[in-house]
Order: sequence, then C1' cells, then structure tokens
RNA sequence: CCGUGCUAGGCGGGGCGUUAGCGGUGCCCUGUACCUGCAACCCGCUCCAGCAGGGCCGAAUUCCUCUCCGAGGCUUGAGGUGUUCGCGCGGGAGCGGUCCACCGAGCGUUGAGCGUCGGAUCCCAUGCGAUGGGUCGCCGACGAACCGGGUCAGAGCCGGAAGGCAGCAGCCCUAAGACGGUUGGCUCAGGCGCCGUGGGGACGUCUGGCCGGAGCCGCGGAGACCGCCACCCGACGGAUGCCUCCUGUCGACGGGAGGUGCACGG
Repeated sequence: CCGUGCUAGGCGGGGCGUUAGCGGUGCCCUGUACCUGCAACCCGCUCCAGCAGGGCCGAAUUCCUCUCCGAGGCUUGAGGUGUUCGCGCGGGAGCGGUCCACCGAGCGUUGAGCGUCGGAUCCCAUGCGAUGGGUCGCCGACGAACCGGGUCAGAGCCGGAAGGCAGCAGCCCUAAGACGGUUGGCUCAGGCGCCGUGGGGACGUCUGGCCGGAGCCGCGGAGACCGCCACCCGACGGAUGCCUCCUGUCGACGGGAGGUGCACGG
C1' cells in the first nucleotide's frame, strides 16, 4: 500500500417554548435525512442520550476537533409606523352666549340719535251710555160656590088685587192676587264702552310739538372673548401588532485546516 472481516461511530442539525436542568413530542429555520409503536394538566433521563423493537453503512465525500461565513431565532436600547381605548392639552369643524360696529341689508335731510314739553298705554274715583236684576207705573189676558157689583129666567116671600121685596144658577163686570209685556220713573250689579271728567303714577313701550343737524339698528357676514361638544388632525397616557438600526447571545447549511482503531492474508 492492497484485500477480507470487525469495532468506535453514523443513518440529520439548530433556535424558541417547556423544564430545577436535559433529551423527545409542539412551533419555526435549514434542506433531504432508515423503518415501526408511544408521548402536553405528556414520555423519558440526571449527562454524550427520548423509551422499546427491527434494519443499513462503517474508518472516511459520510465519524471527531478547531476555524471562517452565516439562513434564522432570542435579547438590550433607539427610531418609524398601524389598530384600539382613554383624556380634553393645542388646532380645526360644529353649537350656544357676550362684545364690537369693519362689510352688506334696513331705517334716516319728507330730519337719525340725545335732550325737553305733552299725550296714550297703567291705577283710583266718578258722569253718561249700554246690558242684566229688582221695584213702581202703564198695557194685555185672567181672577169671587155664599160672605163683591150689575142684570137677574125659574122658584120663593108680602099683598084681596094692582103691585112690591129679597135673590140662586146663567151672563156681563170688577177687587185682592198672580201671569205676561213694557220703547216710562227709581234703584242695584259689574271680565260692558274707538264716550266723558277729576286725581295718581311713571320701569318700559308707542306717539305729537320744540331744539338740533347725522346718525341709528344689530338681520346676515367678518372679527374678539367665554363656554359646550368629542366629528377631524396633533400632543399625552394605557393596551396591542409590524418595520429598520444598535447591543448581547445561540447558530442550521456551506468553505478551510487537522485528527481517527483491531484481527487475518498478500
């Protein structure tokens, strides 16, 4: 050095999570890498490996060590961005109030506002009128078994007679009374009155005269201030995602360097 048979070893690794810690089941990365069974209120272990069973490769492209690169994960801090809730801090929008009188509208030289004199509106009393009630008067229609009037049939009484007397019913009329009407007198009342008289009051409003000579008003807009609200933007606070950079840490795949046994035969 070659061949044969073995052995160590290998037939994936890593991050997160979980755990006192570790391996596995879970999620993810890498990328191809034996099979079967089991495992989350889980399985196994206390250090080279999940437990149980089976299979293959085997000292090198495949095993071991170091190193480089570095997918990806975790982590520290910073920045950006999204969703949602709160707050009511700044701004905007909206609403309300107050102010101002810049613009427009309206009123005003057919005279504004201010001032002054008066009137009305308001209150009290009262006159007149009207309305309603009462009463008197007047008018109308009623109104008395007998005890009102007139006329009094019949019947009655007196009388010798002529005649006379009283008189019921009926009819006519009237008294008291009550009913109705009333354009009349008196009286009372009051949510009556384009009516009058006297007095009071005057905050406001309206109005006439005088003075005087240009403003008045606050309807719309602009502006200032205050308040309300929570629709929009921002700030702040809470919760929750995403992205980028920084710090630390682990690190697959891949590159490089080095290392690795026994027996027999030639």
Molecule: Bacterial large signal recognition particle RNA
Organism: Phycisphaerae bacterium